Source information:
The part of an RNA shown here (small-subunit ribosomal RNA, 5' domain) has 527 nucleotides and comes from an uncultured bacterium.
Context: one part of a larger RNA
RNA sequence: GAUGAACGCUAGCGACAGGCUUAACACAUGCAAGUCGAGGGGCAGCACAACAUUAGCAAUAAUAGGGUGGCGACCGGCGCACGGGUGCGUAACACGUAUGCAAUCUGCCUGCAACUUUGGGAUAACCCUUUGAAAGGAGGACUAAUACCGGAUAAAACAGGGAUACCGCAUGGUAAUAUUUGUUAAAGAUUUAUCGGUUGCAGAUGAGCAUGCGCAUGAUUAGAUAGUUGGAGAGGUAACGGCUCCCCAAGUCAGCGAUCAUUAGGGGUUCUGAGAGGAAGGUCCCCCACACUGGAACUGAGACACGGUCCAGACUCCUACGGGAGGCAGCAGUGAGGAAUAUUGGUCAAUGGUCGAGAGACUGAACCAGCCAAGUCGCGUGAAGGACGAAUGCGCUAUGCGUUGUAAACUUCUUUUAUAUGGGAAUAAAAUGCGGGACGUGUCCUGUUUUGUAUGUACCAUACGAAUAAGCAUCGGCUAACUCCGUGCCAGCAGCCGCGGUAAUACGGAGGAUGCGAGCGUUAUCC
Numbered sequence: 001g002a003u004g005a006a007c008g009c010u011a012g013c014g015a016c017a018g019g020c021u022u023a024a025c026a027c028a029u030g031c032a033a034g035u036c037g038a039g040g041g042g043c044a045g046c047a048c049a050a051c052a053u054u055a056g057c058a059a060u061a062a063u064a065g066g067g068u069g070g071c072g073a074c075c076g077g078c079g080c081a082c083g084g085g086u087g088c089g090u091a092a093c094a095c096g097u098a099u100g101c102a103a104u105c106u107g108c109c110u111g112c113a114a115c116u117u118u119g120g121g122a123u124a125a126c127c128c129u130u131u132g133a134a135a136g137g138a139g140g141a142c143u144a145a146u147a148c149c150g151g152a153u154a155a156a157a158c159a160g161g162g163a164u165a166c167c168g169c170a171u172g173g174u175a176a177u178a179u180u181u182g183u184u185a186a187a188g189a190u191u192u193a194u195c196g197g198u199u200g201c202a203g204a205u206g207a208g209c210a211u212g213c214g215c216a217u218g219a220u221u222a223g224a225u226a227g228u229u230g231g232a233g234a235g236g237u238a239a240c241g242g243c244u245c246c247c248c249a250a251g252u253c254a255g256c257g258a259u260c261a262u263u264a265g266g267g268g269u270u271c272u273g274a275g276a277g278g279a280a281g282g283u284c285c286c287c288c289a290c291a292c293u294g295g296a297a298c299u300g301a302g303a304c305a306c307g308g309u310c311c312a313g314a315c316u317c318c319u320a321c322g323g324g325a326g327g328c329a330g331c332a333g334u335g336a337g338g339a340a341u342a343u344u345g346g347u348c349a350a351u352g353g354u355c356g357a358g359a360g361a362c363u364g365a366a367c368c369a370g371c372c373a374a375g376u377c378g379c380g381u382g383a384a385g386g387a388c389g390a391a392u393g394c395g396c397u398a399u400g401c402g403u404u405g406u407a408a409a410c411u412u413c414u415u416u417u418a419u420a421u422g423g424g425a426a427u428a429a430a431a432u433g434c435g436g437g438a439c440g441u442g443u444c445c446u447g448u449u450u451u452g453u454a455u456g457u458a459c460c461a462u463a464c465g466a467a468u469a470a471g472c473a474u475c476g477g478c479u480a481a482c483u484c485c486g487u488g489c490c491a492g493c494a495g496c497c498g499c500g501g502u503a504a505u506a507c508g509g510a511g512g513a514u515g516c517g518a519g520c521g522u523u524a525u526c527c
Base pairs, nucleotide, nucleotide: 001526002525003524005523006522007521008520009519012379013378014377015376016375018372019371020337025335026334027333029332030331031330034078035077036076039075040074042071043070046069047068048067052063053062054061055060085290086289087288095214096213097212098211099210100209101208104207105206109203110202111201112200113199114198115197116196117151118150119149120148127140128139129138130137131136157183158182159181160180161179163177164175165174166173167172188195189194190193216262217261218260223253224252225251228250229249230248231247233245234244235243265287266286267285268284269280270279271278272277292313293312294311295310296309315326316325317324318323343369345368346367347366351365352363353362354361355360382413383412384411385410393403394402395401396400419463420462421461422460423459427454431450433448434447435446436445437444438443439442471516472515473514474513475512476497477496478495482511483510484509485508486507492499493498
């Protein structure tokens, strides 16, 4: 000098940033991922209503009524692989940097080319029956789709045959190249204007793989290795590869440190230092890994999936004892651990995300507010004048002098701040809807309407009156700052040297002084 700090004393305000470093310990409760009715059958609930029935002379009341707005649950689509958390594991192509893929994939998005034809059988919901304490299940009957399955058509797609040209980086690559055989697709919706669907080629984005170099300590760890190292083949993968397997060979790594052990997420960066270095990796950004512990796959463009599935284990809870349920290292919050770390808050107004044609819905992402001197910065606790150098206190060489000290009183000002009253934002740009216009069929321009959580906040004005606001540590030397009293090797101090045994500037108190100041000291750690 620094800190995600803690402790002691003290404490007026604001802005900006920060806040479980320990038990990846266990978790009550609420919320954190939904959305689409312009895909579908429907109608549990809400709202509207023609018509019908019943009661009544009538007004009216009751019942029934998917006909409509819309919509719980259900089928279907997209999303849930993002966003958010944590640092257990990992010494590794994990990360950083630089290359390569002639060995690869890529939903949504953009451009281009072509197509969007014809049939079929089910199933959930609803209904009926049934079983179980529950969680849940079983059977029967019915029905729809952009759900599922056939047929047709089809290439510049895929697989095979065969020929040519050009090129390269070894395997090879390219060619709207003449040619041939086979295989493979689709879905509709409504408000009729669009939105979708299928195939292919490009692009963009994202991902996968490989390699050079860099990347902790220990030799009181010296040998390690049988899928081990390589080959031919097969399987598998989006793809290369002992990735896996049969066979064959006997290799491969290592004193330029293999193997083993210990420790550890890596980087941008941060702290310190003149630098070279040394130390750290909290907040923010990028990458990686993980989601009670271990294992496994399914779905999908993408996961071997935090709020999905299955199995095993530990733990907790429910139970009718037969059996079931759960996973905060999401946001709050609780217990425990600890020197120690916050609210079971508000809003989707903005920025972004998912779904949707849109309106919109959801969003503990995000933006705000709350708590904490835990940090940095800023402001204040008054300013000018004022000598009889007042009084008190303290000291002394004591009729007096010194010091506290221009300090106070007193006079004149000011009002930041506090309090009260009044006014009062920006953050909102767009987008949607509606109207008009242009270009020419979905874009642009323009007018208008609507939308503010924070917030009656920031800020401004007025009133009032010095009014509401100073402490902490030290004073032997290092080291800025000295005297008196008490104590008497006691009580105590102390970072080092050391101080204290009767005049202690070193202990305790007082007066005075010095340093910093809403903080000041101590402790811990790094340079």
The full RNA is in RNAcentral, with records from ENA.